[in-house]
RNA sequence: AAAGUUAGCCAGAUGAUUGCGCUAACUCUGUUAGUGAGGAAAGUCCGAGCAUCAUAGAGCAAGCAUACUUGAUAACAUCAAGCCAAGGUGACUUGAGGAAAAGGGCAACAGAAAUAAACCGCCAACUAACCGCAAGGUGAAGGGCAAGGGUGGAAAAGUGGAGUAAGAGACCACUCUUUGAUAUGGUGACAUAUCUCAGCUGUAAACUCUAUGCGAUGCAAGAUGUGGGACACAAAGGGCUGCUCGUCCGUCCCCUAAAUCGCACGAGCGGUUUGGCAACAAACCGCCUAGAUAGAUAAUCAUCAAAUACAGAACUCGGCUUAUAGACUAACUUUACAU
RNA sequence: GGUUCACUAGCUCAGUCGGUAGAGCACUUGACUUUUAAUCAAGGGGUCCCGGGUUCGAAUCCCGGGUGAGCCA
Numbered sequence: 001a002a003a004g005u006u007a008g009c010c011a012g013a014u015g016a017u018u019g020c021g022c023u024a025a026c027u028c029u030g031u032u033a034g035u036g037a038g039g040a041a042a043g044u045c046c047g048a049g050c051a052u053c054a055u056a057g058a059g060c061a062a063g064c065a066u067a068c069u070u071g072a073u074a075a076c077a078u079c080a081a082g083c084c085a086a087g088g089u090g091a092c093u094u095g096a097g098g099a100a101a102a103g104g105g106c107a108a109c110a111g112a113a114a115u116a117a118a119c120c121g122c123c124a125a126c127u128a129a130c131c132g133c134a135a136g137g138u139g140a141a142g143g144g145c146a147a148g149g150g151u152g153g154a155a156a157a158g159u160g161g162a163g164u165a166a167g168a169g170a171c172c173a174c175u176c177u178u179u180g181a182u183a184u185g186g187u188g189a190c191a192u193a194u195c196u197c198a199g200c201u202g203u204a205a206a207c208u209c210u211a212u213g214c215g216a217u218g219c220a221a222g223a224u225g226u227g228g229g230a231c232a233c234a235a236a237g238g239g240c241u242g243c244u245c246g247u248c249c250g251u252c253c254c255c256u257a258a259a260u261c262g263c264a265c266g267a268g269c270g271g272u273u274u275g276g277c278a279a280c281a282a283a284c285c286g287c288c289u290a291g292a293u294a295g296a297u298a299a300u301c302a303u304c305a306a307a308u309a310c311a312g313a314a315c316u317c318g319g320c321u322u323a324u325a326g327a328c329u330a331a332c333u334u335u336a337c338a339u
Numbered sequence: 340g341g342u343u344c345a346c347u348a349g350c351u352c353a354g355u356c357g358g359u360a361g362a363g364c365a366c367u368u369g370a371c372u373u374u375u376a377a378u379c380a381a382g383g384g385g386u387c388c389c390g391g392g393u394u395c396g397a398a399u400c401c402c403g404g405g406u407g408a409g410c411c412a
Base pairs, nucleotide, nucleotide: 001335002334003333004332005331006330007329008328010326012304013303014302015301016300017299018298020036021035022034023033024032025031026030038310042321043320045319046318047317048316049315050218051217052216053215057245058244059243060242061241063214064213065212066211067210068082069081070080071079072078083097084095085094086093087092098209099208103207105203106202107201119149120148121145122144123143126142127141129138130137131136157175158174159173160172161171176199177198180195181194182193183192184191185190222261223260224259225255227254228253229252230251231250237249238248239247268287269286270285271284272283273282274281275280340411341410342409343408344407345406346405349364350363351362352361358395366382367381368380369379370378388404389403390402391401392400
């Protein structure tokens, strides 16, 4: 210098004029003051708070979710640090990463054969046949062989040797994979070494098995009434997967009601120190920051090179995922050149 | 705001324990007819909404996104 990898940060600012919501005050059909969207407010994919149903109950069945280890957290399918596998020259990235020796299911086409083998091929040791007095020869009918060819995503470990009629993990040496045991290191997943058993198709992101967890609904939840009316009189019905048990509740309509509450101080935000590799935790200090219900948060002008991306709260938090113009910062890698 | 589903040819729809993408109507060409329609014969036409993953192999299974519907006061 070029090409990359990772992490973080910003998401216009200032001024002027006009306008809107909410809150407070006041001289109250208006004035004044204060305040007013995001990193994703989005998707609604997980986990919680909160509310109602019984405090969320018991048994059986079904269903759903999760799936390497240790830790973090209120909790999680999230996060951090690691293990293993795959990819990359590398920085680094990605991983739904239990079990196929519990069981059955599926594997199209091609190919002889798809979990079971003889199409081409090799073989005269064996059985049968023929020739020959015999030794022996011919021939692949029976039979033996999984080495070589070809098909496929996948064809029953690889190389070499010995062996044989021809051959083969059938045997031997080394290697690879795998089962179990022991030792060492590690909290652990696991790694290394030695011995040992074996050479097993793939698929669970299909059924299934194992382990763990899960009650349902969703702020349009729900609460607020000496109101009016209808039905019922202890049984029916209902209590949000089915059955059994147990337990609880009277049910419905109209109006006030386009009401009030829920609804804005919360696992809250910012900073410093300490502990920890980190996620995070603890202590101290400081701060209060939208709350509508036809739904506010905007428009114009000036300056800054330019103002332009994705996009607009509706009960609230912690995550994930997706969209995103234009910049900025830090660390690291590879290659080339120079010193 | 919450919640449930659908997307396959121009249109309406089949196709699911994963194995060559189909039907009807429409379209094109030919035959029949004086001509058209009907009828008969042949043919073309597909980003299975999009992207990624699992698998030898995906319309189908899984994840993410998009579009369009239904329901809840």
Overview
The prediction has a mean pLDDT of 76. Two RNAs folded together computationally: RNase P RNA and transfer RNA, 412 nucleotides in total. Rfam match: Bacterial RNase P class A. Rfam's curators write: Ribonuclease P (RNase P) is a ubiquitous endoribonuclease, found in archaea, bacteria and eukarya as well as chloroplasts and mitochondria.